Annotation: Predicted 3D model of a 177-nucleotide RNA (Lysine riboswitch aptamer) from a Clostridiaceae bacterium. The source organism's lineage runs through Bacteria, Bacillati, Bacillota, Eubacteriales and Clostridiaceae. It was read from a public genome assembly, where an Rfam model found it.
RNA sequence: AGAAAUGGUAGAGGUGCAUCUUUUAUCAGUAAAUCCACAGAGGCAAUUGGGUGCCGAUGAUGUGGGUUGAAAGGAAAAAAUGCCGAAGGAGGGUCUUCCCGUUAAGAUUUUUCCUGGUUGUGCAGUAAAUAACUGUAUAACUGUCAUCAAAGUAUUUGAUGGAGCGCUAUCAGUGGU
Repeated sequence: AGAAAUGGUAGAGGUGCAUCUUUUAUCAGUAAAUCCACAGAGGCAAUUGGGUGCCGAUGAUGUGGGUUGAAAGGAAAAAAUGCCGAAGGAGGGUCUUCCCGUUAAGAUUUUUCCUGGUUGUGCAGUAAAUAACUGUAUAACUGUCAUCAAAGUAUUUGAUGGAGCGCUAUCAGUGGU
């Protein structure tokens, strides 16, 4: 001075992650249907502009009262299954919600983007909700590796910091001595 790649297999983190089924509470005495009274021309198909279709003086929408009376989503518990970028989010594509656009929701797929994991709190969003979830900020705990220090020295403790494209073990293989 130069080189010190890569690929495969198996694992660990713990209130660990996700999915499905069953039960229960909530949703809610709500939506919807129907009856009575008032009233009298519009109403419905997620939002909105246009279109199209349907209903309506045999009474639409609305208001008040009565009767019957849900469900989905989300939640808790149990069991099972698949797993440790498990998974979640963000962006893009496609499909669905009467048609074409806006928005929104759902499903699916993709990405060289973000997040190691859990919990609490604040703010914002979704939601019927003070439940739960998502995002963000912050704090604590925890796993892992690196650096430093000490010791009881194959390791333990403490401090600081990084990120899962990581870490541990192992195999193949590359390079150097």